[in-house]
Context: one part of a larger RNA
RNA sequence: GGACUAACGUUGGCGGCGUGCGUAAUACAUGCAAGUCGAACGAAGAGGGAAACCUCUUAGUGGCGAACGGGUGCGUAACACGUGGAUGAUCUGCCCUCAAGAUUGGAAUAACCAGCCGAAAGGUUGGCUAAUACCGAAUAUGACUACAACCAGUAUCGCCUGGUAGUGGUAAAAGGUGGGGACCUUCGGGCCUACCACUUGGGGAUGAGUCCGCGCCUGAUUAGCUUGUUGGUAGGGUAACGGCCUACCAAGGCGACGAUCAGUAGCCGGCCUGAGAGGGUGAACGGCCACACUGGAACUGAGAUACGGUCCAGACUCCUACGGGAGGCAGCAGUAGGGAAUUUUCCACAAUGGGCGAAAGCCUGAUGGAGCAACGCCGCGUGAGGGAUGAAGGUUUUCGGAUCGUAAACUUCUUUGAUAGGGGAAGAACCGCUAAUGGGUUAAUAAUCUGUUAGUCUGACGGUACCCUAAAAACAAGUCACGGCUAACUCUGUGCCAGCAGCCGCGGUAAUACAGAGGUGACAAACGUUGUCC
Numbered sequence: 001g002g003a004c005u006a007a008c009g010u011u012g013g014c015g016g017c018g019u020g021c022g023u024a025a026u027a028c029a030u031g032c033a034a035g036u037c038g039a040a041c042g043a044a045g046a047g048g049g050a051a052a053c054c055u056c057u058u059a060g061u062g063g064c065g066a067a068c069g070g071g072u073g074c075g076u077a078a079c080a081c082g083u084g085g086a087u088g089a090u091c092u093g094c095c096c097u098c099a100a101g102a103u104u105g106g107a108a109u110a111a112c113c114a115g116c117c118g119a120a121a122g123g124u125u126g127g128c129u130a131a132u133a134c135c136g137a138a139u140a141u142g143a144c145u146a147c148a149a150c151c152a153g154u155a156u157c158g159c160c161u162g163g164u165a166g167u168g169g170u171a172a173a174a175g176g177u178g179g180g181g182a183c184c185u186u187c188g189g190g191c192c193u194a195c196c197a198c199u200u201g202g203g204g205a206u207g208a209g210u211c212c213g214c215g216c217c218u219g220a221u222u223a224g225c226u227u228g229u230u231g232g233u234a235g236g237g238u239a240a241c242g243g244c245c246u247a248c249c250a251a252g253g254c255g256a257c258g259a260u261c262a263g264u265a266g267c268c269g270g271c272c273u274g275a276g277a278g279g280g281u282g283a284a285c286g287g288c289c290a291c292a293c294u295g296g297a298a299c300u301g302a303g304a305u306a307c308g309g310u311c312c313a314g315a316c317u318c319c320u321a322c323g324g325g326a327g328g329c330a331g332c333a334g335u336a337g338g339g340a341a342u343u344u345u346c347c348a349c350a351a352u353g354g355g356c357g358a359a360a361g362c363c364u365g366a367u368g369g370a371g372c373a374a375c376g377c378c379g380c381g382u383g384a385g386g387g388a389u390g391a392a393g394g395u396u397u398u399c400g401g402a403u404c405g406u407a408a409a410c411u412u413c414u415u416u417g418a419u420a421g422g423g424g425a426a427g428a429a430c431c432g433c434u435a436a437u438g439g440g441u442u443a444a445u446a447a448u449c450u451g452u453u454a455g456u457c458u459g460a461c462g463g464u465a466c467c468c469u470a471a472a473a474a475c476a477a478g479u480c481a482c483g484g485c486u487a488a489c490u491c492u493g494u495g496c497c498a499g500c501a502g503c504c505g506c507g508g509u510a511a512u513a514c515a516g517a518g519g520u521g522a523c524a525a526a527c528g529u530u531g532u533c534c
Stems, first nucleotide, its partner, number of pairs: 001534004006530005013380006019373002021338001026336003030333003035064003040061002043058006071291003081215007090208002095204007103137004112127006143170005149164005175196006183190002217263003224254003229251008266288004270281004293314005316327004344370001346369003352366001353364004383413004393404004417475001419470005427461001432456009478523005483504003489518005499506002
């Protein structure tokens, strides 16, 4: 000199864009943060209706989601991360594409009803019922598997991998909604058709798992470490290789090129500094990892060993009828505590994105916004031109004057911001609906899908930004320094006192160094100090 997620002191007008618990991964009151689907299912309730029935709401069964999104940095010196490879050792819901299919039966159960237990949380017995819930049978393009054959490949030369045809074995499925001409009909429908959903397999895309080369802090006042340890055989297990696990066999494996141990630490893109090399750092934003009161475990599932799921143990808090139960903010706000120190218990799903749904839509503290804070960066303003009797006043004085100083007054002008009044956005594209019209599918002009055109509908921010008008220079400047380094000097007070100080050093009666004043210098809505890094 530069830079801070800064803090403190003094001061403080406005706007834009950012940022805001670095400490106690301390404890948490309260509210919200993950639901959705009635076009899978039975039922109950409400409304309408003369009725058939229609519409709406929902606890439950069922499906999908809840493994994303959001937070934090405890742990971790490790294939955690970065980079480059391998997977002939693997999996992948939803999505796209291709091929094939979807036949026929059955038994339950929640809800509900009745009874019982319990303070509650909740539980239990009996009975009824449905499904895209559950379980059989059939079928098998292809898949898997056993057998034996042939062809090709060379990466671990091994019935290792891929392919071809053969024989035997194994495993599937579910319906829903809309529309409809002929035919059948028990008038419900069958049947046909479109869309959605379903089953099996191939390919893709996306996501993930695993392995390897290299890189990756300090200490030798840590020198030896290791028994599933190192390798082999066999088996188990996994989506998958492997001591991953087990049995047996061998005695190996690592280490001064620093093993082991100890300390510290999430890693990176980046960020700060520097001419660079380098040094420091890992806030915000983005990628990866780890964690979710502490420790352990699995279940479900395409995916978790699961922040707002389950079980066990522990600590803590709460309820209790003392028998027993409930909880987990390192989500968004907020509280206490700690601390030099870090914000609102706000608005909205209008936009972007996500979940569910055929859709309308619902949910979304993600997100979009507003609020608070000079915490940072940037921009603007606090007026501009003229104006000498160099006014008054202050300070100083050698008493002549000098200086504050064109500064003020006065005069001419302007009106950003603030104030008042008026107008007033972009962000909105969709989706949906209405009308017209083209195409696909189809027996069909129906229904449905898709394209084009026109119209209509949707804004939290917000009556905000922005624009216009009105009035008047009117309402808006401080902080630090002035001995040298270092730009800027005098007077008074004090008298080695009180005090200053980054270093050198000032102060003991003329202090440009302390304190006050006038003046001056620097920066400016800030200025100075402290801390940290280069």

A computed fold for a 534-nucleotide part of an RNA from a metagenome, annotated as small-subunit ribosomal RNA, 5' domain.
Rfam family: Bacterial small subunit ribosomal RNA. Gene Ontology terms of the family: ribosome and structural constituent of ribosome.
The RNAcentral record of the full RNA draws on SILVA.